[in-house]
This is a predicted structure of an 88-nucleotide RNA (c-di-GMP-I riboswitch aptamer) from a Clostridiales bacterium.
The model forms 95% of the base pairs in the Rfam consensus.
The prediction has a mean pLDDT of 90.
NCBI's taxonomy places the organism under Bacteria, Bacillati, Bacillota, Clostridia, Eubacteriales.
RNA sequence: UCCCGAUAAUGGCAAACCUGCCGAAAGGUGGGGACGCAAAGCCACGGGUCUAAAACGGGAUUCCCGUUAUGACAGCCGGGCUGCCGAA
Numbered sequence: 001u002c003c004c005g006a007u008a009a010u011g012g013c014a015a016a017c018c019u020g021c022c023g024a025a026a027g028g029u030g031g032g033g034a035c036g037c038a039a040a041g042c043c044a045c046g047g048g049u050c051u052a053a054a055a056c057g058g059g060a061u062u063c064c065c066g067u068u069a070u071g072a073c074a075g076c077c078g079g080g081c082u083g084c085c086g087a088a
Stems, first nucleotide, its partner, number of pairs: 004086002012037002017032006035075001041081003045078003048073003055067005
């Protein structure tokens, strides 16, 4: 240094749920809260998943159904970039 990862140290993040705000929704974000996490830091590049406003198609009475990401998830998997500590 790399791999690796403790019942170590210093710190960090924060699932569900409740709640203010944003959003059509998925979801995001502030506060509370901790299930967990050694990259649960960052990037939608590959796969996957979620949503369907607009668009298109169909049926209808202002609505309903279907298709679709340009929307979203990094705490689904892989990949890329960066990073704290150091027992075995």